[in-house]
This record gives sequence, structure tokens and C1' cells, in this order.
RNA sequence: GCGAUGGUAGUCCAAUGGCAAGACACUACCCUGCCACGGUGGUAAUCGGGGUUCGAAUCCCCGCCAUCGCA
Repeated sequence: GCGAUGGUAGUCCAAUGGCAAGACACUACCCUGCCACGGUGGUAAUCGGGGUUCGAAUCCCCGCCAUCGCA
């Protein structure tokens, strides 16, 4: 340099073009004599820019980053 794959809460990981799900973590309350475990809630996310569309995490383009392959 070329190609492929990927980028979503602090972490991991889902999501046929139609309300961004779940787990861990954090936090409030309950439970307990206290802690832990457990239970019920809550906070928190689509890499950046543009395009297509009634509607984009999703499709297209240009970048950025990571991994792999080729040179």
C1' cells in the first nucleotide's frame, strides 16, 4: 500500500429499516443482629461526518480505530 472482519453503557454481548434487549458492574430499597447471598427498582450506550428513506444501530459513501490476511 491492497483486501477482509469488526466498532453499541464502566465491561461483555444482542437487536428483519419501525420504542436500543440482556448479563456483570454501580446505586436505592427490601431481606439479615451485621456482612455476604438473594429479591424489587433506578442510572448509564449505537466511533465521527455526509447521503438514501416517512423512518437508519441496521443500507450507501468518506474518514478514524482495532484485529486478521496479502504485498
Record summary
Transfer RNA from a marine sediment metagenome, 71 nucleotides, folded computationally. The prediction has a mean pLDDT of 83. Rfam family: tRNA. It is annotated as a transfer RNA. The sequence is in RNAcentral, with records from MGnify.